The RNA shown here (SAM riboswitch aptamer (S box leader)) has 96 nucleotides and comes from a mouse gut metagenome. Rfam family: SAM riboswitch aptamer (S box leader). From the family's description: The SAM riboswitch is found upstream of a number of genes which code for proteins involved in methionine or cysteine biosynthesis in Gram-positive bacteria. The sequence is in RNAcentral, with records from MGnify.
RNA sequence: CUUAUCAAGAGUGGCGGAGGGUACAGGCCCGACGAAGCCCGGCAACCUGCUGUGAGGGCAAGGUGCUAAUUCCUGCGGUUUCGGCCGGCAGAUGAG
Numbered sequence: 001c002u003u004a005u006c007a008a009g010a011g012u013g014g015c016g017g018a019g020g021g022u023a024c025a026g027g028c029c030c031g032a033c034g035a036a037g038c039c040c041g042g043c044a045a046c047c048u049g050c051u052g053u054g055a056g057g058g059c060a061a062g063g064u065g066c067u068a069a070u071u072c073c074u075g076c077g078g079u080u081u082c083g084g085c086c087g088g089c090a091g092a093u094g095a096g
């Protein structure tokens, strides 16, 4: 850079100790009933393997990923019955 997906799903565990929710801004939240991080467990099924075909199917789970809240919400544009809705930007993840 290209492309697909982003409303679902996932612990009453151990270590750890105060912070965290990508970054900036504004909100709103989570946290000593224990944050981040690490381990284990779990979820999912993009790649992968097996199988199969009418098929974008089925099974497994090796490589990633994920495991509060829609990508927590808004930042730009359109629309609106002013509650929202649609799109975009940015970002995340996979594959190339």
Base pairs, nucleotide, nucleotide: 001096002095003094004093005092006091011040013039014038015037019030020029021028024075025074026073027072041067042066043065046063047062048060049059050058051057071090076087077086078085079084